This record gives sequence, C1' cells and structure tokens, in this order.
RNA sequence: AUGAACGCUGGAAAGCGGCCGCCGCAAGCGGCCCGCCGAAGGAGCUAAGGCUGCGCCGUCCGCGCCGCUGAAAUCUCUCAGGCCCAAGGACAGCGGGGG
Repeated sequence: AUGAACGCUGGAAAGCGGCCGCCGCAAGCGGCCCGCCGAAGGAGCUAAGGCUGCGCCGUCCGCGCCGCUGAAAUCUCUCAGGCCCAAGGACAGCGGGGG
C1' cells in the first nucleotide's frame, strides 16, 4: 500500500574562463579571482481558514486595517553541489515487496 530499501531504463541547466603551483607540453590535481546553473542535500514563504487588538455601525450579523498563526512546491535563496566528457542527478516508467 497513494508501495520502503534496492535493481534496470530515461533524465535538464550553466565558462573547453583567467592567473599561480605540482612535472617540460598536453591532460589531470590543488589554490586564488571573475562570471554563471538549479534537479543531490539544505534553507525560506504564504493562500484559504483561525486568533488578539483597533476602527465603522444604536445592537446582532457584518466590513476594514495592522499583527500573529497557518501548506507544500518543479516557486524563491544559492550555503552546499555543479558549469567538455564521465560521475552525480530532482523526477518519471518498470520491477521489487518493507514496517
């Protein structure tokens, strides 16, 4: 059970950036700087509704304003992570059958 872990398949975005060092080039690694991405992870909010106070109305009902509370996200932030390939990857499909 609107189906755990796990397995298979698919899976986007953004500089093949600059300088220095490791060892002579390239590749690779590390440090610093600038520019970027959002879909590991992480963080944030605010709709309906509810509550206090204040104001309006002769009262009830109700209306208005500030504040508080109140969902999550593929929204927002960009800490982390990432910016050829690879790896990773939210999510989706199939399998699987947990407590």
Molecule: Glycine riboswitch aptamer
Organism: uncultured Phenylobacterium sp.